The part of an RNA shown here (small-subunit ribosomal RNA, 5' domain) has 522 nucleotides and comes from an uncultured beta proteobacterium.

[in-house]
Context: one part of a larger RNA
RNA sequence: GAUUGAACGCUGGCGGCAUGCCUUACACAUGCAAGUCAAACGGUAACGCGGGGCAACCUGGCGACGAGUGGCGAACGGGUGAGUAAUGUAUCGGAACGUGCCCAGUUGUGGGGGAUGACUGCUCGAAAGAGCAGCUAAUACCGCAUACGACCUGAGGGUGAAAGCGGGGGAUCGCAAGACCUCGCGCAAUUGGAGCGGCCGAUAUCAGAUUAGGUAGUUGGUGGGGUAAAGGCCCACCAAGCCAACGAUCUGUAGCUGGUCUGAGAGGACGACCAGCCACACUGGGACUGAGACACGGCCCAGACUCCUACGGGAGGCAGCAGUGGGGAAUUUUGGACAAUGGGCGCAAGCCUGAUCCAGCCAUGCCGCGUGCGGGAAGAAGGCCUUCGGGUUGUAAACCGCUUUUGUCAGGGAAGAAACGCUCUGGGCUAAUACCCUGGGGUAAUGACGGUACCUGAAGAAUAAGCACCGGCUAACUACAUGCCAGCAGCCGCGGUAAUACGUAGGGUGCAAGCGUUAAUC
Numbered sequence: 001g002a003u004u005g006a007a008c009g010c011u012g013g014c015g016g017c018a019u020g021c022c023u024u025a026c027a028c029a030u031g032c033a034a035g036u037c038a039a040a041c042g043g044u045a046a047c048g049c050g051g052g053g054c055a056a057c058c059u060g061g062c063g064a065c066g067a068g069u070g071g072c073g074a075a076c077g078g079g080u081g082a083g084u085a086a087u088g089u090a091u092c093g094g095a096a097c098g099u100g101c102c103c104a105g106u107u108g109u110g111g112g113g114g115a116u117g118a119c120u121g122c123u124c125g126a127a128a129g130a131g132c133a134g135c136u137a138a139u140a141c142c143g144c145a146u147a148c149g150a151c152c153u154g155a156g157g158g159u160g161a162a163a164g165c166g167g168g169g170g171a172u173c174g175c176a177a178g179a180c181c182u183c184g185c186g187c188a189a190u191u192g193g194a195g196c197g198g199c200c201g202a203u204a205u206c207a208g209a210u211u212a213g214g215u216a217g218u219u220g221g222u223g224g225g226g227u228a229a230a231g232g233c234c235c236a237c238c239a240a241g242c243c244a245a246c247g248a249u250c251u252g253u254a255g256c257u258g259g260u261c262u263g264a265g266a267g268g269a270c271g272a273c274c275a276g277c278c279a280c281a282c283u284g285g286g287a288c289u290g291a292g293a294c295a296c297g298g299c300c301c302a303g304a305c306u307c308c309u310a311c312g313g314g315a316g317g318c319a320g321c322a323g324u325g326g327g328g329a330a331u332u333u334u335g336g337a338c339a340a341u342g343g344g345c346g347c348a349a350g351c352c353u354g355a356u357c358c359a360g361c362c363a364u365g366c367c368g369c370g371u372g373c374g375g376g377a378a379g380a381a382g383g384c385c386u387u388c389g390g391g392u393u394g395u396a397a398a399c400c401g402c403u404u405u406u407g408u409c410a411g412g413g414a415a416g417a418a419a420c421g422c423u424c425u426g427g428g429c430u431a432a433u434a435c436c437c438u439g440g441g442g443u444a445a446u447g448a449c450g451g452u453a454c455c456u457g458a459a460g461a462a463u464a465a466g467c468a469c470c471g472g473c474u475a476a477c478u479a480c481a482u483g484c485c486a487g488c489a490g491c492c493g494c495g496g497u498a499a500u501a502c503g504u505a506g507g508g509u510g511c512a513a514g515c516g517u518u519a520a521u522c
Stems, first nucleotide, its partner, number of pairs: 001522004006518005013369006020361001021327001026325003030322003035072003040069002043065002047063003050059003079280003088205007097197003102193008110144001112142002119134006150159003164185006172179002206252003213243003218240008255277004259270004282303005305316004333359001335358003341355001342353004372402004382393004408458005416449001421443008466511005471492003477506004487494002
């Protein structure tokens, strides 16, 4: 000199854009943060409509829908950096693998069965919850049939599947429901792809030798088991290997990277925010479900802690967003909205979304703007200094003229929002001018921020300057007071009666809504 997720002191007008628990991975009150689908299902607890009834009321008929069965999601998104020196990361390679949703292709989707929630009744329990009996449904569950692919094979053969739901309709059948046809969404088997993930290797990856030897599933083989998959991953047997001064092992420290800061560079230091990967979710262990987890807001066990209890037993996990206590020099609101972007579910309408977009707080940082502009010498008064002549503050003020950024008031007022929808029209599918899909034209609606940004007008210099320093380094000097005292200080050093070095004042210098100090890095 540059820099910072900074803090402290004094001061403080505005705006834009960013950042904001670095310490106790300490403990957490409260609210919210993952739901959705009635176009899978039986149904009807609320609300509304319709129908019946004089009324009480009855009725799932309709819009819808609590709870339940079922499906998909919950493995993403969000947080934190405790652990980890290599089961990690970065770069470059590899072969023995998996893959829901998505894309392209092939073949199917036939016919049956038995249950069980919800519900009803009864019982136990303080509660959490649980038990018994009975009724019933499905895209829940289980057989049978079939098998283009697929799998096994001794190549003869053998094994294994499915589920329906919704829209529309000309002829035919049917009292009707519907059959039937067709379209869309699904379901089963399988091939390939895309993206994603699991695994292996090489190289690189902090310090210590006052850590020199380490290792028995250890190193390799054979045979098995296990896994989606290679492998001592695991097991039996056999052999005696394997790593290490090119630093094994041990100890300490640490998430890694793109990058950030500094520097002419080489290098050094760091890894907040943003992005990629990893690890963790009260502490330790375990598996279940599933395409995917050994799962932050799932389960089980143990432990510590907190809470409820009728003492028998139960409940909980903010390193999600806010917020509280504590720790600390120190770090924000228990805000708004799903309008946009993205995600989950759904045919869709839509619902959910503390992701996200916004707003609030803080000069924490960067950037920009303002606190007026021009004229004005009797160089006024006052202050300070003085050699008492004067000098300086100083064009500074007063005074005259002008402007109105910002602020105040008044009026207007966005972009961010076109998809979806409706309508007209062309094409496709089709028996069909229905339905559905798709291209084009027209058009209504939808904004948290926000009456915000921005624009226009009005009055009026009006609403707005501090901080540090002035001995040398280092830009900037005098007076008074103090008298090795009080104090200053980054280094050299000042202060003991003429202190440009302490304190105050006048003046000056430097930065400026900041300025200094402290801490830290180069």
About this RNA: The full RNA is in RNAcentral, with records from ENA and SILVA. Model confidence (mean pLDDT): 87 of 100. It matches the Rfam family "Bacterial small subunit ribosomal RNA".